[in-house]
Formats: sequence, structure tokens, C1' cells
RNA sequence: AGGCGGGUAGCUCAGUGGUAGAGCGGGGUCUUUACACGGCCCGGGUCGCAGGUUCAAUCCCUGUCCCGCCUA
Repeated sequence: AGGCGGGUAGCUCAGUGGUAGAGCGGGGUCUUUACACGGCCCGGGUCGCAGGUUCAAUCCCUGUCCCGCCUA
């Protein structure tokens, strides 16, 4: 320098155009003498960033930043 994959909640990850979810974790509550386990409820996300296409973009296109791998 070039190629490929990835960046989404605190963490691990889904989500192939119709306005974002799961598990774990966190808070509250029930249960218990108490703790743990378990049940129920709740909060939490400019979807790396900036543009473009579209009625509508996490998703498609372009540029750019970061991480990993490969080639030179």
C1' cells in the first nucleotide's frame, strides 16, 4: 500500500429497507427468620462518524476512523 471480516444496551451477540431485540448484568417487588435460587415488573441504545439513494436506512452506495486476519 492492497484485500477480507467486524464496530448495535454495561458485557456477549441477533436483527438482509417499515422506525431495534435476546441472554447475562443493574434497579424495584414477591417469596425466605435471612441469604441464595426462582416468579413478576422497570430502566438503559445519536446502531463508530459524515454524506448519498429512498416515502422510509442498523440494513443499500461512497468516504473516513478503530479492531482483527491475509497479501505485498